[in-house]
């Protein structure tokens, strides 16, 4: 030193909700907040729900805190 693991430790993200604002719209931004997370960091690759448009076929998008996958990572106890 690496891998697996997750004790500590030193932080980190931030749900539901409130306010502002963007957006038909899921829902994204910014402050509040804190349910909770060892990747709840990041990616729209597969599945899924959602949401516009359409008579249908079908198209366009949202969500990575739904799930699988991919990829980077702080610390270092059993």
């Nucleotide at each position: 030193g690496a891998c697996g693991c997750g004790a500590a430790a030193g932080g980190g993200c931030a749900u539901a909700c409130c306010c502002a604002u963007c957006g038909c719209g899921a829902g994204g931004u910014g402050g509040g907040g804190g349910c909770g997370c060892a990747a709840a960091g990041c990616c729209a690759c597969g599945g899924g729900a959602c949401u516009c448009c359409a008579c249908g076929a079908g198209g366009a998008g949202u969500c990575a805190g739904c799930c699988g996958g991919g990829u980077u990572g702080c610390c270092g106890a059993a």
A computed fold for a 78-nucleotide RNA from a Gaiellales bacterium, annotated as c-di-GMP-I riboswitch aptamer.
Model confidence (mean pLDDT): 88 of 100.
It matches the Rfam family "c-di-GMP-I riboswitch aptamer". Rfam's curators write: GEMM was predicted in a large-scale screen for bacterial structured RNA regulatory elements. Genes associated with GEMM are involved in a diverse array of functions, including chemotaxis regulation, signal transduction, secretion and chitin.
The sequence was found by an Rfam model in a public genome assembly.